[in-house]
RNA sequence: CUCUGGAAAGCAGCCGCCGGCAACCGGUCGUCGGCUCACCGAAGGAGUAACCGACUGACGCGUGGCUGAUUGGAGAGCGCGCGCCGGCCGGGAAAUCUCUCAGGUCAUCGGACAGAG
Numbered sequence: 001c002u003c004u005g006g007a008a009a010g011c012a013g014c015c016g017c018c019g020g021c022a023a024c025c026g027g028u029c030g031u032c033g034g035c036u037c038a039c040c041g042a043a044g045g046a047g048u049a050a051c052c053g054a055c056u057g058a059c060g061c062g063u064g065g066c067u068g069a070u071u072g073g074a075g076a077g078c079g080c081g082c083g084c085c086g087g088c089c090g091g092g093a094a095a096u097c098u099c100u101c102a103g104g105u106c107a108u109c110g111g112a113c114a115g116a117g
Base pairs, nucleotide, nucleotide: 001117002116003115004114005113010037012036013035014034015033016032018030019029020028021027038105039104040103044101045099046098047097051092052091053089055087056086057085059083060082061081062080063079065078066077067076
């Protein structure tokens, strides 16, 4: 790229200086424009749990370091390292989860995703 499958939810209401039909009825219709309310999640977009990372607290263990009753050491304190349990962060982090900005709400179209070539 091609083929196939592929869900949900309004044929809602109002307005128009748009268009068609009709012909004076504020008529009627709409792959038109705007607004309102309700709803859907499977284009796109946004959010995040474990976890990772930074910082940090308690505890435990260790120590060729420092302080140290001065003969020396132990204990103790500090520092450093590791482990464990927590805290915190406007740091990183997925989905068919969540949101509903966008999109959509008969069918068609579109469609995440899946299969085949």
This is a predicted structure of a 117-nucleotide RNA (Glycine riboswitch aptamer) from Prosthecodimorpha hirschii. It was read from a public genome assembly, where an Rfam model found it. It matches the Rfam family "Glycine riboswitch aptamer". Rfam links the family to the GO term glycine biosynthetic process. The coordinates come from a structure-prediction model, not an experiment, and the mean pLDDT is 75.